[in-house]
RNA sequence: GUAAAUCAAAGAGGUAGCGAUGCAUCAUAGUAGUAUAGGGAGUUGACAAACUGUGAACUAUACGAAAGGUAAUCAUCGCCGAAUGUCUAAAAGGGGUACUUUUUAGAUAUGGUAUUAUGAGGAAUACUCGUAAUACUCCUACGUUAAAGUAGAGGCGCUUGAAAAAAU
Numbered sequence: 001g002u003a004a005a006u007c008a009a010a011g012a013g014g015u016a017g018c019g020a021u022g023c024a025u026c027a028u029a030g031u032a033g034u035a036u037a038g039g040g041a042g043u044u045g046a047c048a049a050a051c052u053g054u055g056a057a058c059u060a061u062a063c064g065a066a067a068g069g070u071a072a073u074c075a076u077c078g079c080c081g082a083a084u085g086u087c088u089a090a091a092a093g094g095g096g097u098a099c100u101u102u103u104u105a106g107a108u109a110u111g112g113u114a115u116u117a118u119g120a121g122g123a124a125u126a127c128u129c130g131u132a133a134u135a136c137u138c139c140u141a142c143g144u145u146a147a148a149g150u151a152g153a154g155g156c157g158c159u160u161g162a163a164a165a166a167a168u
Stems, first nucleotide, its partner, number of pairs: 009160003014080001017079006026069001033063006042051003046097002083110012111137011138154001139152004
């Protein structure tokens, strides 16, 4: 003296980016349940078990819910591994167990959106999540006068980059 790697800080993708909260609406559902009358021994459940002659299932009449869920809408807020999924561990809630919900931590996968198919959850064709394919799109590398195009094992990535600073 150069400036690689590292790195403070800042930013981009899509108006159909991600998530949370809220209202309305839809559906759950004329279901569950309650009352009356009839009826006369079963009903629910994965299991355990529970209910039932103090009247099961079922039928008729009258009354009649709730939780979770709900948009390419709207509003507010937080953001760009935003976030989501799988596994493990711990704690709390529901439950008799099985199981399930939420939070935290670790490991791991996914660039984003849409459509189609399929699987799981769910009352559901809604919606959510996983996998695959297709299309569009972002980023990086190659390529081009510029495009087109090709590839990607891509988000602790990509772009800009203060300070300090290696090899040569």